Record summary
This is a predicted structure of a 680-nucleotide part of an RNA (large-subunit ribosomal RNA, domain II) from a Candidatus Saccharimonadota bacterium. It matches the Rfam family "Bacterial large subunit ribosomal RNA". The source organism's lineage runs through Bacteria, Bacteria candidate phyla and Candidatus Saccharimonadota. It was read from a public genome assembly.
[in-house]
Context: one part of a larger RNA
RNA sequence: UCCAGCGAGUUACUGAUUAGUGCUAGCAUAAGCCAUUUGGUGGAUGCAUAGUGAAAGCGAGCCUGAAUAGGGCGACAUUGUACUAAUUAGUAGACCCGAAACCAAGUGACCUAACCAUGGGCAGGUUGAAGCGUAGGUGAAACUACGUGGAGGACCGAACCAGGGAGCGCUGCAAAGCUCUUGGAUGACCUGUGGUUAGCGGUGAAAUGCCAAUCGAACUUGGAGAUAGCUGGUUCUCCUCGAAAUAGCUUUAGGGCUAGCGUUGUACGGUAGCUGAUUGGGGUAGAGCUCUGUUUCGGACUGGGGCGCGCAAGCGUACUCACCCUUGACAAACUACGAAUACGAUCAGUGAAACUACGGCAGUUAGAACGGCGGGGCUAAGCUCGUCGCUCGAAAGGGAAACAGCCCAGACCAUCAUCUAAGGUCCCUAAGUCUAUGCUAAGUGGGAAACGAGGUGAGAUUUCUUAAACAACGAGGAUGUUGGCUUAGAAGCAGCCAUUCAUUUAAAGAGUGCGUAACAGCUCACUCGUCAAGAGAUCUUGCGCGGAAAAUGUAACGGGGCUAAGCAUAGCACCGAAGAUAUGGAUGUCACAUUUAUGUGGCGUGGUAGAGGAGCGUUGAUAUUGCAUUGAAGUUGGACUGUGAGGUCUGGUGGAGCGGUAUCAAGUGAGAAUGCUGGA
Repeated sequence: UCCAGCGAGUUACUGAUUAGUGCUAGCAUAAGCCAUUUGGUGGAUGCAUAGUGAAAGCGAGCCUGAAUAGGGCGACAUUGUACUAAUUAGUAGACCCGAAACCAAGUGACCUAACCAUGGGCAGGUUGAAGCGUAGGUGAAACUACGUGGAGGACCGAACCAGGGAGCGCUGCAAAGCUCUUGGAUGACCUGUGGUUAGCGGUGAAAUGCCAAUCGAACUUGGAGAUAGCUGGUUCUCCUCGAAAUAGCUUUAGGGCUAGCGUUGUACGGUAGCUGAUUGGGGUAGAGCUCUGUUUCGGACUGGGGCGCGCAAGCGUACUCACCCUUGACAAACUACGAAUACGAUCAGUGAAACUACGGCAGUUAGAACGGCGGGGCUAAGCUCGUCGCUCGAAAGGGAAACAGCCCAGACCAUCAUCUAAGGUCCCUAAGUCUAUGCUAAGUGGGAAACGAGGUGAGAUUUCUUAAACAACGAGGAUGUUGGCUUAGAAGCAGCCAUUCAUUUAAAGAGUGCGUAACAGCUCACUCGUCAAGAGAUCUUGCGCGGAAAAUGUAACGGGGCUAAGCAUAGCACCGAAGAUAUGGAUGUCACAUUUAUGUGGCGUGGUAGAGGAGCGUUGAUAUUGCAUUGAAGUUGGACUGUGAGGUCUGGUGGAGCGGUAUCAAGUGAGAAUGCUGGA
C1' cells in the first nucleotide's frame, strides 16, 4: 500500500407535535390476585369536565383596589382520554473513537540513589616527608652534610573503574554498541553477599538527577464509557423545495441563546409584489456664502491698539486689528437654496401564492471577488470598515490561451435536427483571406508617466502675396558719431542714461548675433535686382515616435505568422453554449374533464448545510404459498430488464438446503475514522 471481515443516532422513562385506532363528557386502569398462550379481575389513582387568588376563599367569574373606576387572568365561539407509530426535547455514557490529567487501594530499591552489616581486590616501576643515627658545628643549641627511614586524596603505568575527543554504527552486533584515543588507578577508591528507606513519598558531593528500557511526581487495578465549546469518522436509492456566513446579548469572539434567512403542516383575504397616477415628509448630490469658520484683489476712510513728536490739547504714521463697499474662492461636524433615487399613504391595473398568523423540524452566525457611493490608508495593497447591487459560496456549459468571484448563459433524460448570446470567422481552430471609406509604417497593434520632437492625417483662426510674397542668388547696409556718462580702454555690441535725435537715401537700428584689450573684421534688421506662385504663424484634434534596464529560455499577440490577418466608421453573411426551438420520454404541481387512475392543458424539474416525500436490499418472526441430488445456498461468466437502490433468466463450479406474497421486529447497507483483526 492493497484485499477480506468487523466498525458509529441505540435503549429506557418522562414531555411536546403530527398521523392512525378505540371509546367519548368522559377516558384509562396500576400494583396485586385468579386462570393460563396473552384472558378475567382490580376504580386505588391519573387526565379531562371552571376559573381565579400567595392564600383563606369566592365562583362564570376571580384578583388588585377605598371603589360600583380602570386594569390582569378567565367564561360566553367546546373535545377529551388511552394506546400504537413517526419526529423532536429532557434525564441517563446517549452517534462512535481520542486526551494532557484527578482520586482511592495496592505492587515495586533483583535497575538505580543513599546508608548499615560482613567479606574481597589493587602487576610493576618512581619519588624519598617526619623521625632516628653518625660526623661537622656551639658553652649548649640552632644549623649543615652523609646515611637510615618509608610518608603521600604523591608520580608513571596493567588489572579494575570511568566515559573527555574522533570515526563507524543509526530497519545496528546493540531500544546506547565497536575501534582508536583519553582520565583515575592506596583512595571522598573499586567490588561480592545480606539488609533499610516508597510515590501528598524516598534518595540525591543538586543534574529536577534516580526510584526495574517509565519520573516536574513510578507502576497496577478500580472510580470509568472521567470530561473534551476540540480534531477525525458516521455505511442503500430516487423525487420536491432550498439557506447562512447578519443583528442583539454573552469571562463572549473558531462556542452559545433569541431574532433574521430554509423547510413542512394548518388557516386566511385579489394578500404580498410589480406597474401607473395622485399625494406626503426630508436636507443627500449639486449649488451657494445669510449664519459658523477659512480665504483673495482693489477701495474708502470710521473706530481701537502700537510707534513718533509734543508740557498738554493734539498732530503724524510706508505699523497693525476690526468694521464697511467691491472682486474671486473653500467646508463631514456651514445653509437664506436644493434634486434624481429611496421611503410612506391612497386609488386603479396586474397578480395559479411569491404575503400574513399559528404549530413541527432545522442549518447558519470564519465568507470571497467584482461594480457604484463613502470612511481609514499614501484618492497604496489580492488592504481594511460600511452601504446598494451582482456572481462564487451551493453553478455545470460557451468566451476571456490557461484562470471560484469577470462577460454570455442557469444542465430532468435522449437525438449524426434548427436558430442564436458573449466571443469570433488566414493556419493551428468551427466560421469572410467579405464589402465600402479613411488612418497607421511604429510589428504601433501585442505593457507604462511627466516631459520632448519640422513623424503624419483632419479642422479652425490669422498675416504676407502678379502693385511679385517665402526661399535662394547678385548688390547695398552710409553720414553727424568713437551719441552722452562711466572707464586704464568702452568706438552699434561690459554697464548706466534717453526727446535712441538728425542727415543723405532705393534702404540702412545711436544697432540682431559672432568677434577685438580697445579698434578692425563677419553678420542681421532694412532696400534694390534676378526668379515666378504660393509662403509664414497660432490653436484644436486622429494615429504614430522617443522617454523604455533583471535575474533558467524567445517569454509584454496563446503560437505560426500578419502591413492587414492592425486601428476607426458603416454594412451584409456565417460560426458559436447543456441558452431558445423541434420530436420522443420521465417526473412535480395547478386547473379542467371524467371511465377514479387515466386524459388534456398551463407552469416547472442546477444545487452544499438542511427540511419534506417515496422506495430498494439484508437478518429474523407470524400467516400463507412454492422450489430442490432430473442439483438448494454460495461462487464465477453471459444475456435481458427497471429512473435508481436492484431484479430475472442461463452456462460453469458447488453438493444440501432455499425462496415468493402480506404484516411485524431490527445487532439492517462501508471507502475513508494516522480505525480494529487477519492475510498478501